[in-house]
Molecule: c-di-GMP-I riboswitch aptamer
Organism: Ferrimonas lipolytica
RNA sequence: AGCAGAAAAAGGCAUAACCAGCGAAAGCUGGUGACGCAAAGUCUCCGGUCUAAGAGCGCGAGCUUAAGAUAGCGGAACUACCUCA
Numbered sequence: 001a002g003c004a005g006a007a008a009a010a011g012g013c014a015u016a017a018c019c020a021g022c023g024a025a026a027g028c029u030g031g032u033g034a035c036g037c038a039a040a041g042u043c044u045c046c047g048g049u050c051u052a053a054g055a056g057c058g059c060g061a062g063c064u065u066a067a068g069a070u071a072g073c074g075g076a077a078c079u080a081c082c083u084c085a
Stems, first nucleotide, its partner, number of pairs: 002084001004083002012037002017032006035072001041078002045075003048070003054065004
């Protein structure tokens, strides 16, 4: 160097649910809690998915739309502990 993770050690993250707060919502933050994770570390560049406040359309029910969200949906990019090599 690696498109490696069998066994181990030091440790790390934290699903659902509940509580509090924020948000139009999707969802996010904190606490409790662990379903899982060897990048479940960082980042919306590409694709997907969710939401639809605002905007547009419609007599109306409603429809369309991301500048919102998701990195624990996948890919790209960047960085990293231990072991192996």